[in-house]
Context: one part of a larger RNA
RNA sequence: GGAUGAACGCUAGCGGCAGGCCUAACACAUGCAAGUCGAACGGUAACAGGAAAAAGCUUGCUUUUUUGCUGACGAGUGGCGCACGGGUGCGUAACGCGUAUACAAUCUACCUUUUACAGGGGGAUAGCCUUUAGAAAUGAAGAAUAAUACCCCAUAGUAAGUAAAUUUCGCAUGGAAUAUACUUUAAAGAUUUAUCGGUAAAAGAUGAGUAUGCGUUCUAUUAGCUAGAUGGUGUGGUAACGGCACACCAUGGCAACGAUAGAUAGGGGCCCUGAGAGGGGGAUCCCCCACACUGGUACUGAGACACGGACCAGACUCCUACGGGAGGCAGCAGUGAGGAAUAUUGGACAAUGGAGGCAACUCUGAUCCAGCCAUGCCGCGUGCAGGAAGACUGCCCUAUGGGUUGUAAACUGCUUUUAUACAGGAAGAAACCUUUCCACGUGUGGAGAGCUGACGGUACUGUAAGAAUAAGGAUCGGCUAACUCCGUGCCAGCAGCCGCGGUAAUACGGAGGAUCCAAGCGUUAUCC
Numbered sequence: 001g002g003a004u005g006a007a008c009g010c011u012a013g014c015g016g017c018a019g020g021c022c023u024a025a026c027a028c029a030u031g032c033a034a035g036u037c038g039a040a041c042g043g044u045a046a047c048a049g050g051a052a053a054a055a056g057c058u059u060g061c062u063u064u065u066u067u068g069c070u071g072a073c074g075a076g077u078g079g080c081g082c083a084c085g086g087g088u089g090c091g092u093a094a095c096g097c098g099u100a101u102a103c104a105a106u107c108u109a110c111c112u113u114u115u116a117c118a119g120g121g122g123g124a125u126a127g128c129c130u131u132u133a134g135a136a137a138u139g140a141a142g143a144a145u146a147a148u149a150c151c152c153c154a155u156a157g158u159a160a161g162u163a164a165a166u167u168u169c170g171c172a173u174g175g176a177a178u179a180u181a182c183u184u185u186a187a188a189g190a191u192u193u194a195u196c197g198g199u200a201a202a203a204g205a206u207g208a209g210u211a212u213g214c215g216u217u218c219u220a221u222u223a224g225c226u227a228g229a230u231g232g233u234g235u236g237g238u239a240a241c242g243g244c245a246c247a248c249c250a251u252g253g254c255a256a257c258g259a260u261a262g263a264u265a266g267g268g269g270c271c272c273u274g275a276g277a278g279g280g281g282g283a284u285c286c287c288c289c290a291c292a293c294u295g296g297u298a299c300u301g302a303g304a305c306a307c308g309g310a311c312c313a314g315a316c317u318c319c320u321a322c323g324g325g326a327g328g329c330a331g332c333a334g335u336g337a338g339g340a341a342u343a344u345u346g347g348a349c350a351a352u353g354g355a356g357g358c359a360a361c362u363c364u365g366a367u368c369c370a371g372c373c374a375u376g377c378c379g380c381g382u383g384c385a386g387g388a389a390g391a392c393u394g395c396c397c398u399a400u401g402g403g404u405u406g407u408a409a410a411c412u413g414c415u416u417u418u419a420u421a422c423a424g425g426a427a428g429a430a431a432c433c434u435u436u437c438c439a440c441g442u443g444u445g446g447a448g449a450g451c452u453g454a455c456g457g458u459a460c461u462g463u464a465a466g467a468a469u470a471a472g473g474a475u476c477g478g479c480u481a482a483c484u485c486c487g488u489g490c491c492a493g494c495a496g497c498c499g500c501g502g503u504a505a506u507a508c509g510g511a512g513g514a515u516c517c518a519a520g521c522g523u524u525a526u527c528c
Stems, first nucleotide, its partner, number of pairs: 001528004006524005013380006019373002021338001026336003030333003035080003040077002043073002047071003050067008087291003096216008106208002111204007119153004129142005159184005165178005189196002217263003224254003229251008266288004270281004293314005316327004344370001346369003352366001353364004383414004394404002397402001420464005428455001433450008472517005477498003483512005493500002
């Protein structure tokens, strides 16, 4: 000098764009953050409508009852989603990450393309109902019922398995193709008739898994480490290879090119500095990994060993009728605590994206916005021009003439950024959907119109009056730009280093003046 997720002191007009618990992965009150589908199903708790019956009278209204008949829909069965999105950096020195390869050792829901198919039957169960246990959480028994829930049979192959054959290819184990025989496994309907779904197979896309080469902090005041340990055979397990697990056999394997042990640490793209080489860092944004009160375990599922799922154990908190139960903010806000220190218990799904749905739509603390903070970067302003009797005050020097503050002020003219008031007022919106038309011709494409804005009456624009609404901080001995007076008298104090102060202090304190930056300026901390 540059830089910062900064803090502190003094000061402070505005805007744009960013950023905002670095400490206690400490504990959390409250609200919200993952639902959706009635075009899968039985149904009907609430709301609205219809129908029927009865009563009252005002004779076409009111009330009551019944009825899922309709729009819809609480709870329930079922499907898809909840493995994404969001948070944090505890652990991890590791194929965790980065980079380059391999899988002839693998899986992949939804999506796209293609081919083929969807025949017949059955038994339950929740909800509802009737009882019943419990303070609650939560159950238990009986009866009865539906499905795109579950099961059985049929049919099927470019599927899987077994057997044997031919051709061909490869870096090895080996792979691919062709035809044959046998065995095994499928399906689901809804409907407003437009469609949306279902099953099997192949291919793609996407995502994931695994293996390997190289790279990846410090300590030798850590020198030996290792029995599933290293390898083989076999079996099991997995989507898949493999000591992944197990049985048997062998005795191997790693290490001074640093094993083992200890300490520290998420990795990268990137960021800061530097001419570069290097050095330092890993906030925001993006990719990967790990974790979800602590430890362990599996279930479901295409995918988890699952933040707002389950079970067990532990610590902590809460409820209790003492028998027993409930919970997990490292999601968004917010609270306490810790700390030098870090924000609102806000608005909207209008846009982008996600989940479900044919769709309308619903949900979305993702996201888009708003609020707070000079935390940073950038921009603007606090007037401009003229004006010398070089006015007054202040201060200093003094040779007592003057000098300085200083064109500064007054005064004259101009402007109105900004602030204030009033008026107008966006882009971000194009789709979905509805409707009209056209083309081909029967569900696609195209054109036109209509509908939709949280931000926000915001940005922006115009008008009005008026210099009107807006400057501080540090420093002035040298380094280092900027000097005098007064006070003090090794005192009080200053200080980054050298140092200054003991009676003429440009170094302390005050004043005037000056210098440097400027809505900031200094100090502290850290890095180059």
Small-subunit ribosomal RNA, 5' domain from Winogradskyella jejuensis, 528 nucleotides, folded computationally. Its Rfam family is "Bacterial small subunit ribosomal RNA". Its mean pLDDT, the model's own confidence on a scale to 100, is 84.